[in-house]
Context: one part of a larger RNA
RNA sequence: GUGAGUUACUCAUAUACUACAAGUUUAACCCUGCACCGUGAGAUUAAAAAUUCAAUUAUGAAUUUGUUUGAUCUUAGGGUGCAGGGGUAGGCGUAGUGAAAGCGAGGGUGAAUAGCCCGAUUUAGUAGUAUGUGGUAGACCCGAAACCAGGAGAGCUACCCAUGAGCAGGGUGAAGCCAAGGUAAAACUUGGUGAAGGCCCGAACCAGUUGACGCUGUAAAGUCUUUGGAUGACUUGUGGGUCGGAGUAAAAUGCUUAUCGUUCCUGGAAAUAGCUGGUUCUCCUCGAAACACGUAUAGGCGUGGCCUCAAAAUAUACAUUGCUGGGGGUAGAGCUACUGGAUAGAUACAAGGUCCUUGUGGCCUUGUCUUUAACCAAACUCCGAAUACCAGUUAAUGCUUUUUUGGGAGUCAGACUGCGGGGGCUAAGCUCCGUGGUCGAAAGGGAAACAGCCCAGAUCCCCAUAUAAGGUCUCUAAAUUACUGUUAAGUAAAAGGAAGUUUUUCAUCUCAGACAGCCAGGAGGUCGGCUUAGAAGCAGCCAUCCUUUAAAAAUAGCGUAAUAGCUUACUGGUCGAUUUGGAUGGGAAGCGCCGAAGAUUCAUAGAGGAUAAACGGUAUACCGAAGAUGGGAAUUUUCCGAUGUAAAUCGGGGAGUAGUAGAGGAGCGUUGCUGUCAGCGUUGAAGGCAAACUGUAAGGUUUGUUGGAGCGUCAGCAAGUGAGAAUGCCGGU
Numbered sequence: 001g002u003g004a005g006u007u008a009c010u011c012a013u014a015u016a017c018u019a020c021a022a023g024u025u026u027a028a029c030c031c032u033g034c035a036c037c038g039u040g041a042g043a044u045u046a047a048a049a050a051u052u053c054a055a056u057u058a059u060g061a062a063u064u065u066g067u068u069u070g071a072u073c074u075u076a077g078g079g080u081g082c083a084g085g086g087g088u089a090g091g092c093g094u095a096g097u098g099a100a101a102g103c104g105a106g107g108g109u110g111a112a113u114a115g116c117c118c119g120a121u122u123u124a125g126u127a128g129u130a131u132g133u134g135g136u137a138g139a140c141c142c143g144a145a146a147c148c149a150g151g152a153g154a155g156c157u158a159c160c161c162a163u164g165a166g167c168a169g170g171g172u173g174a175a176g177c178c179a180a181g182g183u184a185a186a187a188c189u190u191g192g193u194g195a196a197g198g199c200c201c202g203a204a205c206c207a208g209u210u211g212a213c214g215c216u217g218u219a220a221a222g223u224c225u226u227u228g229g230a231u232g233a234c235u236u237g238u239g240g241g242u243c244g245g246a247g248u249a250a251a252a253u254g255c256u257u258a259u260c261g262u263u264c265c266u267g268g269a270a271a272u273a274g275c276u277g278g279u280u281c282u283c284c285u286c287g288a289a290a291c292a293c294g295u296a297u298a299g300g301c302g303u304g305g306c307c308u309c310a311a312a313a314u315a316u317a318c319a320u321u322g323c324u325g326g327g328g329g330u331a332g333a334g335c336u337a338c339u340g341g342a343u344a345g346a347u348a349c350a351a352g353g354u355c356c357u358u359g360u361g362g363c364c365u366u367g368u369c370u371u372u373a374a375c376c377a378a379a380c381u382c383c384g385a386a387u388a389c390c391a392g393u394u395a396a397u398g399c400u401u402u403u404u405u406g407g408g409a410g411u412c413a414g415a416c417u418g419c420g421g422g423g424g425c426u427a428a429g430c431u432c433c434g435u436g437g438u439c440g441a442a443a444g445g446g447a448a449a450c451a452g453c454c455c456a457g458a459u460c461c462c463c464a465u466a467u468a469a470g471g472u473c474u475c476u477a478a479a480u481u482a483c484u485g486u487u488a489a490g491u492a493a494a495a496g497g498a499a500g501u502u503u504u505u506c507a508u509c510u511c512a513g514a515c516a517g518c519c520a521g522g523a524g525g526u527c528g529g530c531u532u533a534g535a536a537g538c539a540g541c542c543a544u545c546c547u548u549u550a551a552a553a554a555u556a557g558c559g560u561a562a563u564a565g566c567u568u569a570c571u572g573g574u575c576g577a578u579u580u581g582g583a584u585g586g587g588a589a590g591c592g593c594c595g596a597a598g599a600u601u602c603a604u605a606g607a608g609g610a611u612a613a614a615c616g617g618u619a620u621a622c623c624g625a626a627g628a629u630g631g632g633a634a635u636u637u638u639c640c641g642a643u644g645u646a647a648a649u650c651g652g653g654g655a656g657u658a659g660u661a662g663a664g665g666a667g668c669g670u671u672g673c674u675g676u677c678a679g680c681g682u683u684g685a686a687g688g689c690a691a692a693c694u695g696u697a698a699g700g701u702u703u704g705u706u707g708g709a710g711c712g713u714c715a716g717c718a719a720g721u722g723a724g725a726a727u728g729c730c731g732g733u
Base pairs, nucleotide, nucleotide: 001729002728007137008136009135011134012133013132014131015130016129017128018127019126020125023092024091025090029086030085031084032083033082034081035080036079037078040075041074042073043072044071045070046069047068048067049064050063051062052061053060054059096103097102106118107117108116109115140278141277143275147268148267149266150265151264152263158242159241160240161239162238163237164236165235166234167232169201170200171199172197176193177192178191179190180189181188205229206228207227211224212223213222244260246256247255248254281667282666283665284664285663286662291304292303293302294301295300305411306410307408308407309406310405311404312403313402318398319397320396321395322393323392324391325390326389332383333381334380339377340376341375343373344372345371346370348368349367350366351365352364353363354362355361356359414439415438416437417436418435419434420433421432422431423430444455445454446453459633460632461631462630464629465628470623471622472621473608474607475606479620481619482618483617484616485615486614496594497593500591501590502589503588504587505586506585507584508583509582510581517574518573519572520571521570523547524546525545528542529541530540553568556567557566558565634657635656636655637654638653639652640651641650642649643648668722670719671718672717673716674715675714677712679711680710687706688705689704690703691702692701693700694699
């Protein structure tokens, strides 16, 4: 730079306007006028050609129109277009009804004059223009893989045919033959000769096994190393043959010119694409859906729902609240009120088991009846709300919020969050319903950051005011604010654990002296009996008395082989608790502690940091948003008033002005055309660059400069009419 809703149809339908109106309208065609074309004709002009002359040639000069070609002008017949006049075939409408013949303000059905169905009694259409939408066409643009037809290919490669060519060197040594031995003759053995082989090793040649490199390569398949075949089903030159619904194939869907599960080229062809991508100027008004039903349907459609525009209707038509009247079987609750479930007893009966003292016996288990206590249920209910829903209302409130008809849609993947549930593991940023909200389509403030949470719905301007959620030590606007408690963990998580601490409650002891500590006692029968090697309070078994006492266990621990020894219980003394006290042991509540291990770096206050700047309670200030209020401006709509024939304009009041898909309205600009301004322009048009001014926006105007010949105003008309995206296309870099 270019690039996407266009055009056609005497198609359909709706709306607006124009003309005529019970009508309306022409189609073909005819006549007249004007404009244009014009290969024929005429005119002009240029070139070629021809002729003549000059010249050795190349060539040069002149002349002619009976030839050819180009350009320009005029034009008969003819053609095309426009305008005017004619032209009434046909279309639609003015009548319906019936399958139809037909009949007709009626018709059909019917035997009918019945009933029923469709009509009339209620007249508005037709043609044109513009716009919206639909239909048929490529139908907004780009995009397949494919399908079909007709051709071009075997110079690559596959196989075949014809005719030629190539294979260093080395090794092995088949058959046959010869000789000797051997045999009755053979067979056979040995030696020699010989030169076979899809034989061996290995170059050329052909192939392509391994590894590396290469992988914007040296190369759209290579290089290096290594390897297989290498007289053969070998390799190779030249010429020829076979092909796409086909050929060829030692068969791999291999190969048929870097193309192969069916070649390439051109055409049908703008194939089709319920799919992806893209789709170009501005402002204003309103503003969705992600649901239901159906679907060879599920990422697509149709109808309804929800949005918009126009016209009309009209009432308490609609909404909320109040009042009045309804039905219900949810939450809850309950169950000797049913159906089921389920626990512990009591009683009776029955069955079974078991024990013995065999009894109308005891114990155990199961079932049934009765009964006591405490229970469970989406598919239990004797009961039973709140809400919700329905109806009524001459109640109140609501700037008609309602309904109908018609034009145009979009939507049919929803998301999270609160509440009520199903599925799942009472898992999921899970899934499926119901019912609100927000996002979607919503900006602003808060939650550090953070579609869906909390506050709150952005017309524009202001260096005004008071607030919401949330905050007020610093980062950071505002309290290091007042009073009063709690926490010590710099305090996120469970079961469980613990003399954490605060508050509260119950019980017991206590100046007749509690609790703790200290001093002293803690004895005797008796080493209880048994057992035992021993058993003396303290291995074990049995019993666990009595006495002296202030008190003292036939012992709660340690200890000894057994004794011994050391404590304890228990008792006295000492000490002395402000009786608003002290001590001991339980319970409850608040806040903490342990339980507590993760991977880049502290890493769970946003950071610094904080003992309040943490956590409760009470209170008063302040900060804090695009919300509210104040001042000004614009615009939509409605009411009132004024001017005006009307459209509209002006003034005042009210209510509004977030917005995706989408509906509606009003405009800006580009290119061309018609008229207009006796418009502008070499004294400088368009276009480029820059600045200023101006309009709500698309935009507009002016000035300077560049540029060097065209361009605008106003009113209309017509469109190849607006780009940033399409892995767009073309050009440049």
The prediction has a mean pLDDT of 82. The part of an RNA shown here (large-subunit ribosomal RNA, domain II) has 733 nucleotides and comes from a Candidatus Beckwithbacteria bacterium. The source organism's lineage runs through Bacteria, Bacteria candidate phyla and Candidatus Beckwithiibacteriota. Its Rfam family is "Bacterial large subunit ribosomal RNA". It was read from a public genome assembly.